The prediction has a mean pLDDT of 84. Predicted 3D model of a 526-nucleotide part of an RNA (small-subunit ribosomal RNA, 5' domain) from an uncultured Bacteroidota bacterium. Its Rfam family is "Bacterial small subunit ribosomal RNA".
Context: one part of a larger RNA
RNA sequence: GGAUGAACGCUAGCGGCAGGCUUAACACAUGCAAGUCGAGGGGUAACAGAGAGUGCUUGCACUCUGCUGACGACCGGCGCACGGGUGAGUAACGCGUAUGCAACCUACCUUUUACAGGGAAAUAGCCCAGAGAAAUUUGGAUUAAUAUCCCAUAUUAUCUUUUUUUCGCAUGAAUUAAAGAUGAAAGUUCCGACGGUAAAAGAUGGGCAUGCGUCCUAUUAGUUUGUUGGUGAGGUAACGGCUUACCAAGACUUCGAUAGGUAGGGGCCCUGAGAGGGGGACCCCCCACACUGGUACUGAGACACGGACCAGACUCCUACGGGAGGCAGCAGUGAGGAAUAUUGGACAAUGGAGGAAACUCUGAUCCAGCCAUGCCGCGUGCAGGAUGAAUGCCCUACGGGUUGUAAACUGCUUUUGUACAGGAAGAAACAUUUCCACGUGUGGAAACUUGACGGUACUGUAAGAAUAAGGAUCGGCUAACUCCGUGCCAGCAGCCGCGGUAAUACGGAGGAUCCAAGCGUUAUCC
Numbered sequence: 001g002g003a004u005g006a007a008c009g010c011u012a013g014c015g016g017c018a019g020g021c022u023u024a025a026c027a028c029a030u031g032c033a034a035g036u037c038g039a040g041g042g043g044u045a046a047c048a049g050a051g052a053g054u055g056c057u058u059g060c061a062c063u064c065u066g067c068u069g070a071c072g073a074c075c076g077g078c079g080c081a082c083g084g085g086u087g088a089g090u091a092a093c094g095c096g097u098a099u100g101c102a103a104c105c106u107a108c109c110u111u112u113u114a115c116a117g118g119g120a121a122a123u124a125g126c127c128c129a130g131a132g133a134a135a136u137u138u139g140g141a142u143u144a145a146u147a148u149c150c151c152a153u154a155u156u157a158u159c160u161u162u163u164u165u166u167c168g169c170a171u172g173a174a175u176u177a178a179a180g181a182u183g184a185a186a187g188u189u190c191c192g193a194c195g196g197u198a199a200a201a202g203a204u205g206g207g208c209a210u211g212c213g214u215c216c217u218a219u220u221a222g223u224u225u226g227u228u229g230g231u232g233a234g235g236u237a238a239c240g241g242c243u244u245a246c247c248a249a250g251a252c253u254u255c256g257a258u259a260g261g262u263a264g265g266g267g268c269c270c271u272g273a274g275a276g277g278g279g280g281a282c283c284c285c286c287c288a289c290a291c292u293g294g295u296a297c298u299g300a301g302a303c304a305c306g307g308a309c310c311a312g313a314c315u316c317c318u319a320c321g322g323g324a325g326g327c328a329g330c331a332g333u334g335a336g337g338a339a340u341a342u343u344g345g346a347c348a349a350u351g352g353a354g355g356a357a358a359c360u361c362u363g364a365u366c367c368a369g370c371c372a373u374g375c376c377g378c379g380u381g382c383a384g385g386a387u388g389a390a391u392g393c394c395c396u397a398c399g400g401g402u403u404g405u406a407a408a409c410u411g412c413u414u415u416u417g418u419a420c421a422g423g424a425a426g427a428a429a430c431a432u433u434u435c436c437a438c439g440u441g442u443g444g445a446a447a448c449u450u451g452a453c454g455g456u457a458c459u460g461u462a463a464g465a466a467u468a469a470g471g472a473u474c475g476g477c478u479a480a481c482u483c484c485g486u487g488c489c490a491g492c493a494g495c496c497g498c499g500g501u502a503a504u505a506c507g508g509a510g511g512a513u514c515c516a517a518g519c520g521u522u523a524u525c526c
Stems, first nucleotide, its partner, number of pairs: 001526004006522005013378006019371002021336001026334003030331003035078003040075002043071002047069003050065007085289003094214008104206002109202007117151004127140005157182006165174003187194002215261003222252003227249008264286004268279004291312005314325004342368001344367003350364001351362004381412004392402003418462005426453001432447007470515005475496003481510005491498002
C1' cells in the first nucleotide's frame, strides 16, 4: 500500500447494487415451512343449490332426501429421497482430475413392439357396544376400489438342456436355432382422453473400481488376525473378507506405515510483476449431518431434517396408571459474545409437487422492512464581489500580516428535499371464444384475462440558497506552525523518542495538511 462476512470511537443528506451469528452442531415459547388427486373408491361431517315435508307471523324457521356443485375424515395413487439449513464428524477414492464396469440399478419422460380374458376372499370408513385423565385403543356386524389374491394367455424377460457363427480384454462378449419350465395387467369416462402390463432402446440420475494429487508432528518406528490371499457357501442392483466355514501365512512400512494433532473438499477469493504466500463468507458443484448413539421398514431411490423402533440426556403434560417433544427450514426468544436484521407481503414472475384441467400447496423464490457493513454514483450551490469591512489570531521596525473572495452585497440555477399532478416495463401464457392448416387432435393466428412489489420507479409543474460536513493529523519517518497553559507533573507514543520554565512532540486556541458521508483506531492476511 491493498484486502475484510469485521468490531469500536466521533460524525452523518440521498440513491443503486450487494452483504448481514465468524462465538454455544447451546437450549428453544409461538406461527408458518409438503402436499395433492372426487376424471381410482365406499361415501356425506361442513358449506351452497334443488326437491319434499312440518310449523306458521306468507317468507322465514326446522326436519328429511347424496339429487347436484363440492367435500371433512377414511381406503387408494403419486409426491414426501427434491427444494431449504448447517459444517459437528471426516486426512478418506471424502474431494479434484482422468479412466474403466465383459461386475451394475434407474420412478416420472421419449421411441418401438405386443397384450389387457375369467374369478375370489378381505379391510378401513360408516353403524353398534365398550376401555382410558389424555395420548390412544378393544370387540361385534357390514361394504368398495386403479388396494389384495387365484386361474388363463406369453416375446428379444428369467431358469434348465442342447446348438450356429464371429470376436476379444483373463473371467468371457455378441449372435443363430430348438425343446421344456416360470412370471402380467385396471379401470375411469363428460366418448375427447387419461391411465394399466410385458419387453427392447434412449435420456436422466445414481452405484462401484482404479492411476495421479490432497495439512502438521519422528519429542509417534514398527502396525495388522477378517488381518493378506485361496476354495466352497451366503448376501447385494452389482464386484469384493461384504459375511461365514475351511486352508495357507501372509499384508503395510524411513519413497514415513501405525499413532497423535488439525481440518469438510473444489470452482473460486485476497495479495503479489510473477513465482509464491494466505483463505474457503456470499454464488455454484460434491460430501457429511439432522437432540446423542444404534437399527431396519416402506419405496425406483432413504438406512429418511419437519417418517418408524430401541436406548440415553434434557424439556413438558398427568387423574401417578401413563404419555408428548426435537428450529444445523423462515421469522422470533433466551444464553454466549466486540458483533450480525422483520414473529412482514405475495404466489404476479421463475421453478417444484399433485391434477386431464381449472386449480391447490410452496418461509424455494420474488419482493418489502432494519443496518454507512461494503462497492459505486449524486448532493451540500454557481458566477460576480476589495474599502482586501469588522471580530478572532500572530508578529512588529507600529507601517502591518493572516483568516480571505471568505463574508456582507448583486445576479443565476434547483440536482436533492418539500407540495401537487400523471404514471410504468416486468405479462409470456394456461383456460375460454373465433379463425386457418391438415394427419381430426395437434399446430398456428387473433381476441380476452392475470402485478405482491406499488400509486413504487420514472416524468412534469411550483416556490425558494432554500433541507444537508465531518474526522484524523501537523518533531522525523510523513503532507501540514505559531501563541498560551503545564513544568520528568499532567500527559503523548507505530518506531526513534517528547515533558525537569521560552515544548512546532503534553492540553487549549488560531492557522495549515490529508481524506470526505465518511474519517480514524483495533484485529487478521499478503